[in-house]
Molecule: SAM riboswitch aptamer (S box leader)
Organism: soil metagenome
RNA sequence: UCAUCGAGACCGGCUGAGGGUCAGGCCCAAUGACGCCGGGGCAACCGUCGAGUGUAACCAGCUCGAAAAGGUGCCAACUCCUGCGGGCGAUCCGGCUGGUCCGGUCAGUCCCGACAGAUGA
Repeated sequence: UCAUCGAGACCGGCUGAGGGUCAGGCCCAAUGACGCCGGGGCAACCGUCGAGUGUAACCAGCUCGAAAAGGUGCCAACUCCUGCGGGCGAUCCGGCUGGUCCGGUCAGUCCCGACAGAUGA
């Protein structure tokens, strides 16, 4: 810098009190969480293989597929949710031209985006 991030995947041993990296919320945790070790598993990002396309023919590129005996990654909760900006907008307040109009306010199982983060190349 680019791509992806609502899918998927747990047992045993050790240890013993906090953990989800900040805050709020909400969860996990002595029926042992978190962490470490071992085993098991998930998953096609890279690499590999095959087909198509491409080409005069190859190559590259692109698309599709296979494969987890290669390199990584991952295995509570959407990156657990929110945090910043915008949209929509219940509620409440105000206005007069009295329309189901205008302005403001602001809740939210709502929508979009940004920031930050994670993983790969």